Context: one part of a larger RNA
Parts: sequence; C1' cells; structure tokens
RNA sequence: UGACGGGGGCCCGCACAAGCGGUGGAGCAUGUGGUUUAAUUCGAUGGUACACGAAGAACCUUACCAGGGUUUGACAUGCUAAGAAAUCUUUUGAAAAAUUGAUGUGCCUUAGGGAACUUAGACACAGGUGGUGCAUGGCUGUCGUCAGCUCGUGUCGUGAGAUGUUGGGUUAAGUCCCGCAACGAGCGCAACCCUCGUUUUUAGUUAUUUUUCUAGAAAGACUGCCAGUUAUAAGCUGGAGGAAGGUGGGGACGACGUCAAGUCAUCAUGCCCCUUAUAUCCUGGGCUACACACGUGCUACAAUGGUUAAGACAAUAAGUUGCAAGUUUGUAAAAAUGAGCUAAUCUUUAAACUUAGCCUCAGUUCGGAUUGUAGGCUGCAACUCGCCUACAUGAAGCUGGAAUCGCUAGUAAUCGCCGGUCAGCUAUACGGCGGUGAAUACGUUCCCGGGCCUUGUACA
Repeated sequence: UGACGGGGGCCCGCACAAGCGGUGGAGCAUGUGGUUUAAUUCGAUGGUACACGAAGAACCUUACCAGGGUUUGACAUGCUAAGAAAUCUUUUGAAAAAUUGAUGUGCCUUAGGGAACUUAGACACAGGUGGUGCAUGGCUGUCGUCAGCUCGUGUCGUGAGAUGUUGGGUUAAGUCCCGCAACGAGCGCAACCCUCGUUUUUAGUUAUUUUUCUAGAAAGACUGCCAGUUAUAAGCUGGAGGAAGGUGGGGACGACGUCAAGUCAUCAUGCCCCUUAUAUCCUGGGCUACACACGUGCUACAAUGGUUAAGACAAUAAGUUGCAAGUUUGUAAAAAUGAGCUAAUCUUUAAACUUAGCCUCAGUUCGGAUUGUAGGCUGCAACUCGCCUACAUGAAGCUGGAAUCGCUAGUAAUCGCCGGUCAGCUAUACGGCGGUGAAUACGUUCCCGGGCCUUGUACA
C1' cells in the first nucleotide's frame, strides 16, 4: 500500500421488511447430469452452465456410428493432352459411382490460339468442426450503470509511498458547495444520440366531414418563479403556472481493472498432429435411447369458473417461390376455384370483456395426459422421428414439505395478436405489440451484495 475480520461509524440496492403472484407436489414440453448405446457429435458447469451456442436435428443440416466408395481429391492456383458446354439414354448398384449409345458443334480471334466447362496424367499442393482459449487476436459474460480509477507539477517522507481523492454539508453520482499544501488535468458520472408524452408548423397519398394519421422541422423544463430552511453556499421541503417538475418515462451507451472467466466449433491465427486418412462422397442409423436426479417453462386442480349463442373495442409486424378475400365441397383439418395486393389501397375474426341460457361443488359439463380408429397437409421420403382434424378413450391432479424466485406503476398479475428461423414442424421457447389493470413500502435491527472513512493483523 492492499486484502481480510462472526471490528467500529456513515450510506445505498426488490437486499430485508410490507404486499401481490409463483417455483418446489401432478401431467406434459424443453435443457442438463447419469446410465445405456455401434453412435447417443462437440462446447457451456457456483454466483456469471442447465428453453445456453441452436432465429427451428425426418434426408440435408451433421461435426457422431455402421457399411459402400475416392486418393491432386468435395474446394483453390499453376502445367500437359483430349473434348465446346450441355441434353437424352442402356446396364449394375441402397446411393455415391462406374458404364453404353445418340443428339450437339456455340462465343471471341491477329486464324497460332483464347474464355468458360468436362475428362485423363504427373507434381507443387489442397483439406482437417484434429489438439492446445494455460501460446493468441477479435468478440462476450461478471463485479456493475457500482462511482470509482489515475496522471502532471508542487509539497511531505531515507524509502516503499502519502497528499490531491481526506474533512463539514449535499447528491442518483469523486454531483455540487465550503474548508484544506496543494494547484490543475484525464478516463468514467451527467449532458450531447434514439424513442414516448404537449403545442406550433411544413409536406403528403392510398388515410381524412372537422379532426386524426404518416414523415420531417421547431418550441417547451432550466430548481427558471415564490415561500420556508440551511452556513448569506451547494442543496432540501412546500407552492404557483404547466401536457410534463426537480434525472419526466424507456433505450443505446459499461472507466482502470478482476475471474490464466468463456469461445481454436462463427471468424482469424502461432505451434503440434493426420496426409490411401484425423481428408472427402454416399446410403442407412444416431443427435429423439430411459431405472433415475436437477434446472427452466406450459396446462391445471375449478363457480372471480366451465360451456352454448349473440354483440363490441387494438397495436406492432409480415406478404410475389408470397399474403389470399369471396364462392363451392367437407362435421373438421383442409381441398377446388380465385377477386385484390410488390401494399396507409389488398390479405390476416383479437382475446380477456358485455348480454342471455345451462351446469350447482362432484374427480364433475373441472382437468386434459394416454391410447385406438379414420382422415388432412408439407415434403423424393413422415417406420425409427413431423404437425393438424374428427370420433372414441378420459390418467395424475382437490393449491403443493424443507426450501426458494420475480416484481415499486401503466409495474406485477392477466388476455390475446405479430414476427424471425422455416418446405413442414416438436414454439409451451425467443424477440416484439397492444387490451384489462392492482396491492404495498412503518422502517434499516437482521440476511445478501456494494461504496466511503477508520481500526486490528503472526496474510501478500
């Protein structure tokens, strides 16, 4: 000087408390461990792994396994020779591939040849999701959006270092004020950026009765005004005006550093290793196994409910290999046909809610797992292993032990809608959008994490 303390003081945070709703019990979905397996590819493992990489494993993806093939190679550059390329086709085969026959002669040209592609040959080389994240770059997580981390000059100290940065107040903040052997400065904080909320204004068609809407521009909020309080300061408390008041709400933005944190499987890359195989092509299988254990979720256990009928109100966003109205068929999934739309023009029913009827506390008109049969769709192909529909079946479950999680306002809770990935889908996930819309916070003794000062130390 740090670090640590079941030392002290001050302060903060959904940290506790006060509340609301969950998890832990059930069924299912999904990830992980374990076990199994020819293979169940690999990585992530306290917080900071476990609906994580994966914004979508039937083939492909795919890296794994079995079998069948290739060896200048699936891919790149260079040399030589032949043939334009390409299209159709016979045989073998699971395919990859090997093989047979036919059609075909293009483009540029200095008429030598060249461009592109295919085949054959030899070699330089290709190739590697092989190893090392403890050789690395880049990117990322975390402490933590915590308020800190430093430097120049000066001064003090033999020196390591100290001072500044401590102290008195104050703040969300090393924010600001005052004081002070310090005076200044940098990276952070804040502001500048985007967005929502108010007004004015410009432009606009497909929207529009006024208006609204869409895209810009500008104004507006600064403790500016008043009162109190404090040290006449910084500030704090209350008030006025105002759409908005003291950081107005949200986002992006993450200091010096920590964890030899994560990633060689995004990519890049040193070194090591393989080179008739650790490369590469194909078919089939596996990543989907299942005594079990854990995490994250969905659906429920019902009457603030279920069901039938009728009625009402959004916002984001997407659409030509697409979104598809309407009509017809079908109980339905869907099929047939197809208007309109390269979109403020066309397409996509919001649901919770309201009204009326039934159910009357039951394992039920709750709950929907599981299973059977019959169909539909996508796709070469749904057996392993897809989704959806109808009929039938109708499991566990009657609010969950110890323990534990989220949330302070348009938040929690609850209700639906949209998108990416995508042929299809295992999405209950993820990212958004709007509808309805609470309760509680006395307070800081305690638990957890953090900041500043101080103290002890046989620790560095």
Background: Predicted 3D model of a 460-nucleotide part of an RNA (small-subunit ribosomal RNA, 3' major domain) from Euglena clara. The full RNA is in RNAcentral, with records from ENA and SILVA. NCBI's taxonomy places the organism under Eukaryota, Discoba, Euglenozoa, Euglenaceae, Euglena. The coordinates come from a structure-prediction model, not an experiment, and the mean pLDDT is 81.